Record summary: A computed fold for a 140-nucleotide RNA from an Anaerolineae bacterium, annotated as FMN riboswitch aptamer (RFN element). Its mean pLDDT, the model's own confidence on a scale to 100, is 80.
[in-house]
RNA sequence: AUUAACCUUCGGGGCAGGGUGACGCUCGCAAGAGCGAAUUCCCGAUCGGUGGUACAGCCCACGAGUGCUGAGUUUAUCGAAGCACAUGAUUUGGUGAAAUUCCAAAGCCGACGGUAUAGUCCGGAUAGUAGAAGGUCUCA
Numbered sequence: 001a002u003u004a005a006c007c008u009u010c011g012g013g014g015c016a017g018g019g020u021g022a023c024g025c026u027c028g029c030a031a032g033a034g035c036g037a038a039u040u041c042c043c044g045a046u047c048g049g050u051g052g053u054a055c056a057g058c059c060c061a062c063g064a065g066u067g068c069u070g071a072g073u074u075u076a077u078c079g080a081a082g083c084a085c086a087u088g089a090u091u092u093g094g095u096g097a098a099a100u101u102c103c104a105a106a107g108c109c110g111a112c113g114g115u116a117u118a119g120u121c122c123g124g125a126u127a128g129u130a131g132a133a134g135g136u137c138u139c140a
Stems, first nucleotide, its partner, number of pairs: 001138001005136006017043003023036005045120002047110002049062004057108002065085004072078001090106005112123003
């Protein structure tokens, strides 16, 4: 220097409080009463992966999901590369050379399976990953 290869470590946060009562249990001949019952519903609260760029959940790009295929290995339910599908959401004003990124205000979004309808609970997941930091080696 960061061309090639490799190693190590790291690598996602979040319902306080209130209301309702599907449903369940108990009592009762019945009408009905009592108790429990949603972090999912309603009010409200609260959270924000990675790289880029004037500091970004909602600008650009990437990751996370599903299916197929399958180098490799003694074998495999392991699994590199690859292919296909899926992939949410912002405006206004101000400052400035520059900001959909800062400041002010108002708004919006959030995979799959489970369960009373879930960004926040439980689960796949002691998994995986964009990448970050450090190191070895290599080259000059």